[in-house]
Context: one part of a larger RNA
RNA sequence: CGUAGGAUGUUUGAGAAGAGUCGCUCUUAGUACGAGAGGACCGGAGCGAACGAACCUCUAGUGUACCAGUUGUCACGCCAGUGGCAGCGCUGGGUAGCUAUGUUCGGACGUGAUAAGCGCUGAAAGCAUCUAAGCGCGAAGCACUCUUCAAGAUGAGACAUCCCUUUCCGAGUAAUCGGAACUAAAGACCCCUGGGAGAUUACCAGGUUGAUAGGCUGCAGGUGUAAGCCCAGUAAUGGGUUGAGCCGAGCAGUACUAAUAGGUCGUGAGA
Numbered sequence: 001c002g003u004a005g006g007a008u009g010u011u012u013g014a015g016a017a018g019a020g021u022c023g024c025u026c027u028u029a030g031u032a033c034g035a036g037a038g039g040a041c042c043g044g045a046g047c048g049a050a051c052g053a054a055c056c057u058c059u060a061g062u063g064u065a066c067c068a069g070u071u072g073u074c075a076c077g078c079c080a081g082u083g084g085c086a087g088c089g090c091u092g093g094g095u096a097g098c099u100a101u102g103u104u105c106g107g108a109c110g111u112g113a114u115a116a117g118c119g120c121u122g123a124a125a126g127c128a129u130c131u132a133a134g135c136g137c138g139a140a141g142c143a144c145u146c147u148u149c150a151a152g153a154u155g156a157g158a159c160a161u162c163c164c165u166u167u168c169c170g171a172g173u174a175a176u177c178g179g180a181a182c183u184a185a186a187g188a189c190c191c192c193u194g195g196g197a198g199a200u201u202a203c204c205a206g207g208u209u210g211a212u213a214g215g216c217u218g219c220a221g222g223u224g225u226a227a228g229c230c231c232a233g234u235a236a237u238g239g240g241u242u243g244a245g246c247c248g249a250g251c252a253g254u255a256c257u258a259a260u261a262g263g264u265c266g267u268g269a270g271a
Stems, first nucleotide, its partner, number of pairs: 001152001005163007015149004021049007033038001051106005059100004066093005071086006110144003117137004164270001166181006182268001187265004191207005212258003215254005221247003228241005
């Protein structure tokens, strides 16, 4: 820009993409078959491999603004307690998120038309013949069935709901065009708070009729018993207060802070 008014939401599916795999065990059954040795079709049940998708409850990683321990050195006047630097100084753990080695799920069942092949009926050719007319089976393949995208599918689809119903002047038969005044909807955007979304954009959740983010409170979770004081010991240290103190992203609650105020577009019933 188009989709013959403008919007919001929900959809149909022309078309496109993906998926499509294989093995073993048990049973049927030591049955059919076979002198025996051996040993099924068909059907049923279970367990897997590789592959794929999603997810983070478990297991295992990472987790540089979480917690603790610790070495050297410097600083805060000193002690104590802290902080800086040394690869996050090093070491032991670790929430959310992101992950696989982890968990869950998937390939199905079925239908239609067929290939090779197997047939029925059956002439040409009194026989025979699956074929010439006609009819039936038959594959991991084809078309559906499953998942995703999809109406710029210009063939531009469908459904539901919402919104707009002035006056005048000029030209013209009219459609319409130009101008003035009034009006400015539904809805959208700008802007702002953010995110399971993200390079930007887009998308999504919100903007006081508000829990969108921060803060605060509680909980979960991590670390592992803070500092200070008291007690024991000459002291190092140990014990008590104390599962303490601290705590990033998690889950709730709570308007304390910030989403204020405002602006722009979009018209007047639709050739």
Annotation: The prediction has a mean pLDDT of 89. A computed fold for a 271-nucleotide part of an RNA from a Thermotogota bacterium, annotated as large-subunit ribosomal RNA, domain VI. Lineage of the source: Bacteria > Thermotogati > Thermotogota. The RNAcentral record of the full RNA draws on ENA.